[in-house]
RNA sequence: CGACCAUCCCGAGCGGCCGAGAGACCUGGCUCGUCGACGCCGCAGCAACCCGACCGGGUGCUCCCGCCAGGACCGAUGGAGG
Numbered sequence: 001c002g003a004c005c006a007u008c009c010c011g012a013g014c015g016g017c018c019g020a021g022a023g024a025c026c027u028g029g030c031u032c033g034u035c036g037a038c039g040c041c042g043c044a045g046c047a048a049c050c051c052g053a054c055c056g057g058g059u060g061c062u063c064c065c066g067c068c069a070g071g072a073c074c075g076a077u078g079g080a081g082g
Base pairs, nucleotide, nucleotide: 001082004079005078006077007076008075013043014042015041016040017039021032022031023030025071026070027069028068029067044062045061046060048059049058050057051056066074
């Protein structure tokens, strides 16, 4: 990187930095954001998948139904192989 399989209305927050947008893309909406979102870092937590000599490790996640609807080669995460 392309394809395959599984999951996506459960669960889990604090601090610091940045500074105007963010919610994957398009359209129509809607919601959040200087009472500083989004993003990054630290610590903590949750428990989805995998490994294991079983209490450990590898990723992941911690606002919202993947925000709603339609469209499109949908999107994200994990796994095993190529």
SAM riboswitch aptamer (S box leader) from an Actinomycetales bacterium, 82 nucleotides, folded computationally. The sequence was found by an Rfam model in a public genome assembly.